[in-house]
RNA sequence: CGGUGUUAAGGGCAAACUCACCGAAAGGUGAAGAUGCAGAGCUAUAGGGCUUAAGUUGUUCUGCACUAUGAUAGCCUGGUUGCUGCU
Numbered sequence: 001c002g003g004u005g006u007u008a009a010g011g012g013c014a015a016a017c018u019c020a021c022c023g024a025a026a027g028g029u030g031a032a033g034a035u036g037c038a039g040a041g042c043u044a045u046a047g048g049g050c051u052u053a054a055g056u057u058g059u060u061c062u063g064c065a066c067u068a069u070g071a072u073a074g075c076c077u078g079g080u081u082g083c084u085g086c087u
Stems, first nucleotide, its partner, number of pairs: 002087004012037002018031005035074001041080003047075001048072001050070001055066002
């Protein structure tokens, strides 16, 4: 430096639920709390699913539908980077 991965060592992160705040919502932030995770570190490259404010359409009078410019990395892929056993 590369490959590989856990019944090694030192550790790390933090699902659901609850509370508070932000947001139209999806969701996010913080606290508490642990489902699990060998990248459950970072990044929205390319996909997937999620939401539908504004907009379009339409009207049964404001329905249904379309649509991300929104978020999702703990959906997948790509990029980048870290610790360590063995080799």
Record summary:
A computed fold for an 87-nucleotide RNA from Peptococcaceae bacterium SCADC1_2_3, annotated as c-di-GMP-I riboswitch aptamer. RNAcentral records the identical sequence in 2 taxa. The prediction has a mean pLDDT of 82. NCBI's taxonomy places the organism under Bacteria, Bacillota, Clostridia, Eubacteriales, Peptococcaceae.